A computed fold for a 150-nucleotide RNA from Nocardioides pocheonensis, annotated as SAM riboswitch aptamer (S box leader).
Rfam family: SAM riboswitch aptamer (S box leader). From the family's description: The SAM riboswitch is found upstream of a number of genes which code for proteins involved in methionine or cysteine biosynthesis in Gram-positive bacteria.
Taxonomically the source falls in Nocardioides (Bacteria, Actinomycetota, Propionibacteriales, Nocardioidaceae).
Model confidence (mean pLDDT): 79 of 100.
Of the family's consensus pairs, 94% are formed in the model.
């Protein structure tokens, strides 16, 4: 760089340094930008993907505890051991808290469109063609970001 899988209409911004771009690419638009873009540094903060803490379900007896009603088997009356029981650890999922950790992210829906399908409008016409709309839904297709694997 590839490859699985989950999210992507929520949410968070100040300072310093520098100085003309920037919104991921390609076009189109549409915004942002000398009241300071991209970028590094600081210091804030968001948000809960991994992690942590608990909760409830479900699966399951490898190991541990615990309880002896119930069958077994063994030994002779005194238990033993297995099985069925409860529970705990392992595991899977759901739901809730945390914010110390790893990450990420703090304009604008991943800013919108481009491929396909339907909605809706308009013009033609005939068993259907164009066209526009797209903050009207739905899927792609890219991209971002987490977590796994090789």
């Nucleotide at each position: 760089a590839g490859c699985u899988c989950a999210u992507c209409g929520a949410g968070a911004g100040g300072g310093a340094c520098u100085g003309a771009g920037g919104g991921a690419u390609a076009c189109g638009g549409c915004c942002c930008g000398u009241u300071g873009a991209a970028g590094u540094c600081c210091c804030g903060g968001c948000a809960a993907c991994c992690g942590c803490c608990g909760c409830g379900c479900g699966a399951g007896c490898c190991u541990c505890c615990g309880a002896c009603c119930g069958c077994c088997a063994c030994c002779g009356u005194c238990g033993u051991g297995g099985c069925c029981c409860g529970g705990a650890u392992c595991c899977g999922c759901g739901g809730g808290g945390u914010g110390u950790g790893g990450u990420g992210c703090c304009a604008a829906a991943u800013c919108c469109g481009u491929c396909c399908c339907g909605a809706g409008c308009c013009g033609a016409g005939a068993g259907u063609c164009g066209g526009c709309c797209c903050c009207c839904g739905g899927g792609g297709a890219a991209g971002a970001u987490g977590a796994g694997a090789a």